[in-house]
Context: one part of a larger RNA
Molecule: large-subunit ribosomal RNA, domain I
Organism: metagenome
RNA sequence: GGCUCGGGAUGGAUGCCUCGGCGGCCGGAGCCGAGGAAGGGCGUGGCAAGCUGCGAAAAGCCCCGGUGAGGCGCAAGCAGCCUAUGACCCGGGGAUGCCCGAAUGGGGAAACCCGCCGGGCCUUGUAGCCCGGCAUCCCGCCCUCGUGGCGGGAGGGGACACCGGGCGAAGCAAAACCUUUUAGUAGCCCGAGGAAAGGAAAUCAACCGAGACGCCCCGAGUAGCGGCGAGCGAAAGGGGCUCAGCCCAAACCGCGGUGGUGUCAUGGCGGCGGCCUUAGCCACCGCGGGGUUGUGGGACCUGUCCGGAGGAGUCCGCCGACUCCUCGGGGAGUUACAAAACCCCAGCCUAGCCGAAGUCCCCUGGAAUGGGGCGCCAUAGAGGGUGAAAGCCCCGUAGGCGAAAGGCUAGGGGUCUCCCUGGGGCAGGUUCCCGAGUACCGCGGCCCCCGUGAAAGGUCGCGGGAAGCAGGGGGGACCACCCUCCAAGGCUAAGUACUACCGGCCGACCGAUAGCGCAUAGUACCGUGAGGGAAAGGUGAAAAGAACCCCGGGAGGGGAGUGAAAGAGAACCUGAAAUCCCGAGUCC
Numbered sequence: 001g002g003c004u005c006g007g008g009a010u011g012g013a014u015g016c017c018u019c020g021g022c023g024g025c026c027g028g029a030g031c032c033g034a035g036g037a038a039g040g041g042c043g044u045g046g047c048a049a050g051c052u053g054c055g056a057a058a059a060g061c062c063c064c065g066g067u068g069a070g071g072c073g074c075a076a077g078c079a080g081c082c083u084a085u086g087a088c089c090c091g092g093g094g095a096u097g098c099c100c101g102a103a104u105g106g107g108g109a110a111a112c113c114c115g116c117c118g119g120g121c122c123u124u125g126u127a128g129c130c131c132g133g134c135a136u137c138c139c140g141c142c143c144u145c146g147u148g149g150c151g152g153g154a155g156g157g158g159a160c161a162c163c164g165g166g167c168g169a170a171g172c173a174a175a176a177c178c179u180u181u182u183a184g185u186a187g188c189c190c191g192a193g194g195a196a197a198g199g200a201a202a203u204c205a206a207c208c209g210a211g212a213c214g215c216c217c218c219g220a221g222u223a224g225c226g227g228c229g230a231g232c233g234a235a236a237g238g239g240g241c242u243c244a245g246c247c248c249a250a251a252c253c254g255c256g257g258u259g260g261u262g263u264c265a266u267g268g269c270g271g272c273g274g275c276c277u278u279a280g281c282c283a284c285c286g287c288g289g290g291g292u293u294g295u296g297g298g299a300c301c302u303g304u305c306c307g308g309a310g311g312a313g314u315c316c317g318c319c320g321a322c323u324c325c326u327c328g329g330g331g332a333g334u335u336a337c338a339a340a341a342c343c344c345c346a347g348c349c350u351a352g353c354c355g356a357a358g359u360c361c362c363c364u365g366g367a368a369u370g371g372g373g374c375g376c377c378a379u380a381g382a383g384g385g386u387g388a389a390a391g392c393c394c395c396g397u398a399g400g401c402g403a404a405a406g407g408c409u410a411g412g413g414g415u416c417u418c419c420c421u422g423g424g425g426c427a428g429g430u431u432c433c434c435g436a437g438u439a440c441c442g443c444g445g446c447c448c449c450c451g452u453g454a455a456a457g458g459u460c461g462c463g464g465g466a467a468g469c470a471g472g473g474g475g476g477a478c479c480a481c482c483c484u485c486c487a488a489g490g491c492u493a494a495g496u497a498c499u500a501c502c503g504g505c506c507g508a509c510c511g512a513u514a515g516c517g518c519a520u521a522g523u524a525c526c527g528u529g530a531g532g533g534a535a536a537g538g539u540g541a542a543a544a545g546a547a548c549c550c551c552g553g554g555a556g557g558g559g560a561g562u563g564a565a566a567g568a569g570a571a572c573c574u575g576a577a578a579u580c581c582c583g584a585g586u587c588c
Base pairs, nucleotide, nucleotide: 001587002586003585004584005583006582007581008580009579015573016538017537020510021509022507023506024505025504026503027502028501029499030498031157032156039100040099041098042055043054044053046078047077050074051073061094062093063092064091065090066089070082071081072080105114106113107112115134116133117132118131119130120129121128136154137153138152139151140150141149142148143146162193163191164190165189166188167187173180177227203210204209214241215240216239217238218237224232225231245491246490247489248435252289253288254287255286256285257284258283259282260281261280267276268275269320270319271318272317273316274315294469296434297433298432299431300429301428302427303426304425305424306423308327309326310325311324312323313322314321328421329420330419331418332417333416341415342414343413344412345411346409347408348407349406350405352401353400354399358374359390360373361372362371363370375392376391377381383395384394385393440464441463442462443461444460445459446458447457450476471486472485473484474483475482525532526531545572548559549558550557551556
């Protein structure tokens, strides 16, 4: 020195564990913000660096409710306090809430600087301090119309989610590539909601018929599109889920306003008589009534039928007719259909509460939940904890109960509101209305399965430019017949999508080099910056965390003591390997 064995050290693998993570299901909830958000800065504790909480009223203040003996956060200690006059804790409501941030008095290199107006404190004082107000844009109302006054609203954030809209790639595929594909995807922007969008046929269909929209399954990888390549890819119809239908514009009537015109004409509901007059007429605008459809609908006129009672009015009187009001009767309703709520009940959410049955005997052990024996409960034998393995020890579980306050509800009732009865039905009518720079056409694009094609349909830009119900659109060029539907205004729950957040539950998911990057951290650290981005868990059942003695400056160690164990001693469960040290054996 090699090898082998043994012991020790180093090291932190492995096993076991888990306050953490991953994936998912169900339910709830689905916004916050000028009443200043989200997110921060700085403060705030007797001692206080970090986290958490809170805000100069600062780990907190007030009220109400729950709970019931302890409490002063993580987090020990010292010092000192609170609490049955109910603390701490939990839930609801309120108060305070510095500075920055949409940030909004002005500025600004965020958390700072500097103002103006009104009021207050202090002061000799215009210096200082405190409170309130002072950004911009939009809408409405008002008037002595001034760049006036008053009232209301917006702005920003949010899940890299879901939704609607605008703009809109490329790598790639086509085994090259240019049409095409990727893909209307990614990305950017705008907007909205708890959902959004869509939605009550100018739809389909096929000579039969259906009857808003959405979502799922089938139809179907079909019909089609396609350098007919790569590839893209419907609809009708059927089966399900859910179900809902409505309102305007216009004709016409009435009232008001403005402008024009009009002096006995017109008009003042009809008949007769009287009486009145810028009351009339035309146009436009506003408001109210009316009206909403495609077996065309409505207005208006005519005819006809039905229609509880009372009162008033329409220049006067009578009759008729009409209009308005009141009562009575009937119906409906706050998600659209007209619209604002309020009250009561019920249910639910935001704290909680009750809740069965062994702690019987023996054994092992430090400890019984283990083994043996004997019992009990069960609408409860889910799960977790307890010194080991517990239905009956603890928390719970099945089952049941509960709210002063705040909130929610598609549920019931009432107040209330609206509608009908006052009007409505039927029949007839060559009158009037039924969404115009629209439909449609040309040119140029885009969307549909449809790449310009025989290219209908939808939609946009430019140009041209109708009809008016005897009208108009569609049925895949176009025409005829036939069928079908009424565009150019609007609203509309449910079924559907998503999950930042809250609750419950699950896993042939991980178990600390795994599982999220984080058992917590977007921290430390790196970078001018955008940005990048770690490592790091485990004494023990309980600190009982080692009084005292010894060596040592200390670190560390040896005794003693605790403990089942200290070879569990805090660099702490187990404690592999490389590596190092010591000893023994053997070989050279």